[in-house]
Context: one part of a larger RNA
RNA sequence: CUGGGUGUAAAGGGCGCGCAGGUGGGUUGACAAGUCAGAGGUGAAAUCCUACAGCUUAACUGUAGAACUGCCUUUGAGACUGUCAAUCUUGAGUACGGAAGAGAGAGAUGGAAUUCCAGGUGUAGUGGUGAAAUACGUAGAUAUCUGGAAGAACAUCAGUGGCGAAGGCGGUCUCUUGGUCCAAUACUGACACUAAGGCGCGAAAGCGUGGGGAGCAAACAGGAUUAGAUACCCUGGUAGUCCACGCUGUAAACGAUGAAUACUAGGUGUCGGGCUGAAAGGUUCGGUACCGAAGCUAACGCAUUAAGUAUUCCACCUGGGGAGUACGAUCGCAAGGUUGAAACUC
Numbered sequence: 001c002u003g004g005g006u007g008u009a010a011a012g013g014g015c016g017c018g019c020a021g022g023u024g025g026g027u028u029g030a031c032a033a034g035u036c037a038g039a040g041g042u043g044a045a046a047u048c049c050u051a052c053a054g055c056u057u058a059a060c061u062g063u064a065g066a067a068c069u070g071c072c073u074u075u076g077a078g079a080c081u082g083u084c085a086a087u088c089u090u091g092a093g094u095a096c097g098g099a100a101g102a103g104a105g106a107g108a109u110g111g112a113a114u115u116c117c118a119g120g121u122g123u124a125g126u127g128g129u130g131a132a133a134u135a136c137g138u139a140g141a142u143a144u145c146u147g148g149a150a151g152a153a154c155a156u157c158a159g160u161g162g163c164g165a166a167g168g169c170g171g172u173c174u175c176u177u178g179g180u181c182c183a184a185u186a187c188u189g190a191c192a193c194u195a196a197g198g199c200g201c202g203a204a205a206g207c208g209u210g211g212g213g214a215g216c217a218a219a220c221a222g223g224a225u226u227a228g229a230u231a232c233c234c235u236g237g238u239a240g241u242c243c244a245c246g247c248u249g250u251a252a253a254c255g256a257u258g259a260a261u262a263c264u265a266g267g268u269g270u271c272g273g274g275c276u277g278a279a280a281g282g283u284u285c286g287g288u289a290c291c292g293a294a295g296c297u298a299a300c301g302c303a304u305u306a307a308g309u310a311u312u313c314c315a316c317c318u319g320g321g322g323a324g325u326a327c328g329a330u331c332g333c334a335a336g337g338u339u340g341a342a343a344c345u346c
Stems, first nucleotide, its partner, number of pairs: 003318004007300002012314001014201004021194003025088007033081002035077008049065006091191001092188004097182003103177007110154001114150008125136002162169002206247006215241002220236004258313006266291011295302002319346003328339004
């Protein structure tokens, strides 16, 4: 390489959009590039294979055959692939009518809580822990009441509920905006699937500039614990957490399960539509969760949301360590990211 694989043994890209490429629905006709059949030419000899023969045998050698799986020319075939032409509606899409939703962006706004500030009441403790101490407090704390300020997050509703491609999204209202589902017609007529490179999005932490800073809290300080305690516990506390703009581009970015299509028992719950019914319910399409048939699996388990049966396309794996390291390249302000070995060793 081939082959075999990728939920957990090595292995699915974090996710999308999409150029090239690969693949692609039904019917009819044409062509004959692929394909198939016949014929001819060529495919040196040796080698290989088969048979026979020669050296006493064998190796070796000789003779004959086969083979040389290929290429070229030519005559045909027309199923399949392809190309061209025509056509169809079931794939895909559009329009009309409904529906649900923490989908996204911007602006406005609300109450609870927390801390702080000012004032009133009030007096000796408060706080914290396994127990304490550091800490706060007679310069009046904690508690309680009134008024004010600030920032951040949105209890209940809340649900193996919903939405989104993933990351993710949760107070309320308004504006702008993306996607999805259902129903019945009409229209377009294969317009589709996948997707290397490319482009975009991408939690947290981190970085740059400027704001903001209530609570929490790496670092740090103190108090404890302990043999020690650079920890766990406690009192404080700065970056950060928040906002705007720009970067970073990684995660157990997980369903550890790529995308698409078709097919293969059922049962139970639930969400969004339709039909039906007085209701209970039934039925159908689309999600979501559990249990199970066939089948699959090393087992665990998966099982119409497949890890089953098939097809198409992409990505990835090939013993452990060395190592996601070195070197080079490239991206980045940096941190570092991406790509990614070998010696050696077991």
The part of an RNA shown here (small-subunit ribosomal RNA, central domain) has 346 nucleotides and comes from a metagenome. Model confidence (mean pLDDT): 88 of 100. It matches the Rfam family "Bacterial small subunit ribosomal RNA". RNAcentral holds the full RNA, with entries from SILVA.